[in-house]
Notes: A computed fold for a 169-nucleotide RNA from uncultured Dysosmobacter sp., annotated as Lysine riboswitch aptamer. Lineage of the source: Bacteria > Bacillota > Clostridia > Eubacteriales > Dysosmobacter. The coordinates come from a structure-prediction model, not an experiment, and the mean pLDDT is 79. Rfam family: Lysine riboswitch aptamer. Rfam's curators write: Riboswitches are metabolite binding domains within certain messenger RNAs that serve as precision sensors for their corresponding targets. Allosteric rearrangement of mRNA structure is mediated by ligand binding, and this results in modulation of gene expression. This family includes riboswitches that sense lysine in a number of genes involved in lysine metabolism, including lysC. The RNAcentral record of the sequence draws on MGnify.
This record gives sequence, structure tokens and C1' cells, in this order.
RNA sequence: UGAUAGAGGCGCGAAGGUCAAGAGUCGUCCAUCCCUCAAAGACAGGCAGCGGGGCGGACAAAAGGGGCAUUCGCCGAGGUUUCGGGGCUUUCUGCCUGGAGAGCACGGAGCCGGGCCGGAGGAGAAUAUCCUUCGGACUGUCGCCCUGAACAGGGCGGAGCGCUGUCGU
Repeated sequence: UGAUAGAGGCGCGAAGGUCAAGAGUCGUCCAUCCCUCAAAGACAGGCAGCGGGGCGGACAAAAGGGGCAUUCGCCGAGGUUUCGGGGCUUUCUGCCUGGAGAGCACGGAGCCGGGCCGGAGGAGAAUAUCCUUCGGACUGUCGCCCUGAACAGGGCGGAGCGCUGUCGU
């Protein structure tokens, strides 16, 4: 230096399933009350209807965001932030166009060894969960130093562009 096989552990991702929340909310229907009642109708007014709203009753969601186990694929697994063009989907309005928002995909850049706990700020309907940041202990790994016969232990430091095995150059 190349190829290949591996290890970390509350390890990572995906899929369908299931559960909670969303929510007894949106919505539909029934009953009742209130408001409004344009144009046309000769004119004016009223009622009904249309439209809007309140209370009550019956039925009763979904999206976005999550938890869990299972299965599968894996061990830069993957995650996340930001920028870009404006490709796809979706919401705002029944349709088209435009615009705005959100998500996904793609491309560039940054950060993170791994999960866990806590503080602060933000996102979120949320006490779920996620993001950013700070702190803590734990854990795998390598280097240096120390103790030790050894096993092992302790201190400091590093980062996955790392570490271990095998084969090759």
C1' cells in the first nucleotide's frame, strides 16, 4: 500500500405488523335555535330555500410525528446540519395556471467510534419523539507511560480516513 474476512452492543437501517397519541377532533347525518336572505320576480316587505353560525344527539376518521416486537439487510452501519438547481409528491381552492409552504429524491460541503443519562434552547398537539449545544458516567479500539511473572489493572492521548486476522505488493 492493495485485496479479503471480521469485531464493538440498550449497535445501525428497512419492510410489513401492532399499539398509544392525534381525537371523541375533522367530517357525515338528525333535531333545534340564531344571523343573512343578492339577482330575477312591476314595487316594498316577510317566510322558505341557498349560505353562515351556536347548542344537543348518532356515527366517526386521516395525515404528519412516535413506541414495541418480528423478519430481512448490515457494522460509515448509518444519522444529522447546511447549501444548490427546482426533478417528483403533497397542502393551501372543485378544476387549470401561477405563487407560497412541507416532504422525498439528486448533487456539493460540514459534523459524529457506539449507545445511555441529565441541563439549556428549538421543532412538535404532546409529558411522545426529533434537532442543536453543554455536561456526565459507561463501552469497543489503537498509541504512549506506569504497576505486574503472567492474566490483568491504572493514567494520558487519538479517531471509524480507525482497529483486528489472513493473503499479496